[in-house]
Context: one part of a larger RNA
This record gives sequence, structure tokens and C1' cells, in this order.
RNA sequence: CCUGCAACUAGACGAAAAGACCCCGGGAGCUUUACUGUUGCUUGUUAUUGUGCUGUGAUUUUAGAUGCGUAGCGUAGGCGGUAGACUUUGAAGUUGUGCUUUCGGGCACAAUGGAGUCGUCCCUGAAACACCGCUCUUUUAAACUUACAGUACUAACCUGUCGUGCAAAACACGGCGGGGACAGUUGCUGGUAGACAGUUUUAGUGGGGCGCUAGCCUCCUAAAUGGUAACGGAGGCGUUCAAAGGUCGGCUAGCUCCGGAUGGAAAUCGGAGUGAUAGCGUAAAGGCAUAAGCCGGCUUUACUGCAAGACGUACAUGUCGCGCAGUUACGAAAGUAGGACUUAGUGAACCGACGCUACAUUAUAGAAUGGGCGAAGAUCAUCGGAUAAAAGCUACCCCGGGGAUAACAGGCUAGUCGUGCCCAAGAGUUCAUAUCGACGGCACGGUUCGGCACCUCGAUGUCGGCUCGUCGCAUCCUGGGGGUGGAGAAGCUCCCAAGGGUUUGGCUGUUCGCCAAUUAAAGCGGUACGUGAGCUGGGUUCAAACCGUCGUGAGACAGGUUGGUCUCCUAUCUGUUGCAGG
Repeated sequence: CCUGCAACUAGACGAAAAGACCCCGGGAGCUUUACUGUUGCUUGUUAUUGUGCUGUGAUUUUAGAUGCGUAGCGUAGGCGGUAGACUUUGAAGUUGUGCUUUCGGGCACAAUGGAGUCGUCCCUGAAACACCGCUCUUUUAAACUUACAGUACUAACCUGUCGUGCAAAACACGGCGGGGACAGUUGCUGGUAGACAGUUUUAGUGGGGCGCUAGCCUCCUAAAUGGUAACGGAGGCGUUCAAAGGUCGGCUAGCUCCGGAUGGAAAUCGGAGUGAUAGCGUAAAGGCAUAAGCCGGCUUUACUGCAAGACGUACAUGUCGCGCAGUUACGAAAGUAGGACUUAGUGAACCGACGCUACAUUAUAGAAUGGGCGAAGAUCAUCGGAUAAAAGCUACCCCGGGGAUAACAGGCUAGUCGUGCCCAAGAGUUCAUAUCGACGGCACGGUUCGGCACCUCGAUGUCGGCUCGUCGCAUCCUGGGGGUGGAGAAGCUCCCAAGGGUUUGGCUGUUCGCCAAUUAAAGCGGUACGUGAGCUGGGUUCAAACCGUCGUGAGACAGGUUGGUCUCCUAUCUGUUGCAGG
């Protein structure tokens, strides 16, 4: 070195299971004050459903009664006619009873009484309930109709029991009872149960969630045309104005200095200098003195019908506009004017409603429904708008995918971290550098917390312990040196040095840490935070359960607590150990 046998498991990102964590897409189960329904319950009404009585209310009819501002004999409803009307068929007056009342009175009936009472005259806007007709307000009585409520009945209907029919049940009929037009049932209708059902519950995102954002305008990023991204940096908008629009005419701010009563830094007045720093409803940018800024006069073009030609642009939107016709405003006129110095101030279709209409359909007219034109209704703000209408939980979970995307480990980086060096203010009685070293600067390392998301989601098992190691040196001990603020001893600091060594217990799942007792010393790190096809399984991290907190709830919690299957007695290859043979 080769071969074989027996062993061990460090590696073959070993095997097994298309990762259960995470994200994306889909599903399912569950919850609820998500949405919409269904069943159930319930309200009213109709039919089945009939007969009386009483009460209350309403309409109509008939017969009565009733009507008070002030003035005025006085309780004058309104309008009209009229000069007479009522009365022995019992007037005035008196007594009694009842109704009404504005408490003054009015009306009716009965008795008595025995011949008169009222109007035409005065006051009033209006003249007699003297008489007649119609009618209004309020009210009484009766009748018809009707509604509601109560109550009674029995024949529908329901029900108990007995008998008959039938083998029995169911059912039918009959008798005797109990209820009774209720209940039950049908149609319509209002309300209401996650009891049940179907669904919805957006996207972006240096993983997801939480937060924030989503349309439009201005600037920068933007690389001197235009355009250009990011959870890049700054701000605005969801309007306002009848003048802040049109036109004609006129004017020029602001600041500084000087002077001037109250008067001041700053009011108003005069002068000088400067020159747009002012102002333009509102953000910013561009623009503006011939002014687009400021003031005044007159006004409504903040018009109707079009439109050559352009800008912009995936589309759809969007933007500018010569000129023509009509009708106006201002101006002496030339002319200007189809809103505002410009760029934000917004919403497609569908839908129904509104106004107009010389249009269509139904033979025609009315009427209706469409069409056309105009204009309104959207925080459809997730703003090119899925529906008229919609929230959550899942650790009971499932499927399809992803290393397009997180948690472990590796990688890159090195803000953070660790180590060293430079400068040297200062501390060190004096003296920067024995020792320590501010403010700063330069390197190195790759053990922390991070950033990135590059291999791995058809699986790279995660903390700690046990076992077994191996490496680095920035050395804890032992060894050799320099300096010392080293007398000696003990130290401090630096240099060299990795051969060997580097404890046992208590608490905790702990690494760590604290404590106890030792020791020469009780080093720091790397090794997939070494090592689970070597062990363990206390922690974390499934299903069960309890507590606290949060949530209406299903449930949730780097909150706590108890419990909870660690596969291969099977090693193919590499590696390692032992033995044997060549």
C1' cells in the first nucleotide's frame, strides 16, 4: 500500500415525510351589534265565520234648543220677503218642576188666571224670535247604516266520554258533556333569534402584522428639450369672488436716512437715497412696471351656434385656439371681452328623479312609456369607480406553492461590539507618557445586537446538560524578560511564550450570574452559538386545562402555570480504531 473481518458514527448539507413554523393563493370549521337570506316566534288583517243585547264613536235624516265686544229698553248668528202676527183650540201675570247659562237671563211642561201681548218709534255698519223661507256654529232626542268594546247564545269549528260499524288502529255516524265564532289553519303584512345558510372582510410593504399610504397641484431628486423610481426630501388641494369678472381712463410699491405736536421701533406729513426687496384671495414655481400690482367710471362676453390648426397622449380623459354667424358690454376710435397672472379645487358608465321637446310606439284624442337636449344626485377619497347591500378568529385546522419571503445556522457588511495604535488637554505633591487618560484620529478582529435576503421551505432538528474532542492566542496558572511613582515582600504595566494545567458544591431548565469552600490558576474565544443516524428532553414551540389581562364573541398574549410518542437491536460509500492475510 492492497484485501477481508469486527467495531465507532464525524461527513456524504445521510434516509424517512412535495415543512406542520413563516409568507402567497385557495378551502374549511367557529364567532358576532359584518352583509343578505331561511326556518321558528310574534303583530295586524282576510277567509273558514253565524245570531242577539248593552255601551261608546262616526255619517246621514227628522224634530227642537242655542248665539251676550261697545252704544242701546236688551243675550241683536247671517241672508231675503213682509206690515201685520199670536190669542176663548186660553193673552199678560203668579206658583211649581226640568234643561241650559256669559249667573243678567233664556226655553219647555203642569197648575192657576180670564183678555191681552208683540211689531212699525229711539240708538246701530247691520232691525226685529212680530210672522214666514233658506242657512251657519254649538248642542239635545229619536231612527237607519257602520266601526269598536263588553256580554249572552249555538249550529260551523275544537275537544272529553259512551255506543255502533271494522279483527284492531285510524276514520265515520249517533248520544251525553266542555269550549265556541275564540282557537286552529290559509293568503297578505310589520317586527324579530348566528337557530341555520350563503358569502364578504382591498392593495402597497427591504418577510408579514401594527403604523402609514392610495386621487389632484407645486418644487427638488431629474444627469442644461421632454420623460423618469423609492415607505426619497419639502409643501398644498377637495375652494373662493356679483367682484377679486369685462372694458375705458388714471396711478406706482417696499425699505433706509433726515425733518416734524401728542406720536413711541412702527400711524399720518415733507424731503432725499435705493430700485421691485412690495403686491398679485390661496401652496410652491414660473411670470408681471407697456404692468397681470393700486384707484375710479360704466357694465355682465362668468354669452348662443360652430371651428381652421396645434399641444399632449397606450386608450379614455385633458389643454390652447385663428376665424365665421347671432346678440351684447366698454371705448371718440383702433379695438378688447366666450370669467379670474398661470398651473390644484375633482369622478367614467349604469340607475332613478327634474325642466324643455317641431321625435317614436299604442288606429285617433287624452294619457302612458321611450328617444333627444339641458342640468342636479357619488369622502363611488382603495379617487379608471368589482355589489343596491358585507366584519372577525383558528394552537382543531387542510390543500396548492415559495428559499420569489421571515424565524435557526452559514454567507456579505461592520453601524453596534471587542482589541490595538496615533495625537496629548489633564490626573498623578513637582513631572503628559510608572500608572490612568478627555476631545479627536487610524487600523485590526468577526465571539454581541443589528442590516442585507445570497444557498437551503419535494425539511440544513432549535436552548441547556452529559460524553468525546480539536484549534486560535488578544495568557488565568506555571516559564523567560523590560519599565516602575521596583528598598525587601507583595504588586502595577508591557514584551516573549499555547508544553501542560485550568476544582467541588447550593439556587435556577438555564448559558450567564449570585453564594459557600478550595486552588498555582479556577482564561477568553472558534469549531453549523462543536457534538440529538452519540444520549437526555428540564426550557422553548402542536393538540388538554387553569389564572391574570385584552376582546361583545370565536379567541389572543417574547405573561404565568400543570401535562405532553425524540424513528433506523438493520451503516452502502468516505473517515476513524482493532485484528488477520497478501

The part of an RNA shown here (large-subunit ribosomal RNA, domain V) has 582 nucleotides and comes from Candidatus Azambacteria bacterium RIFCSPLOWO2_01_FULL_46_25. The organism belongs to Candidatus Azamiibacteriota, within Bacteria. Rfam family: Bacterial large subunit ribosomal RNA. RNAcentral holds the full RNA, with entries from ENA and SILVA.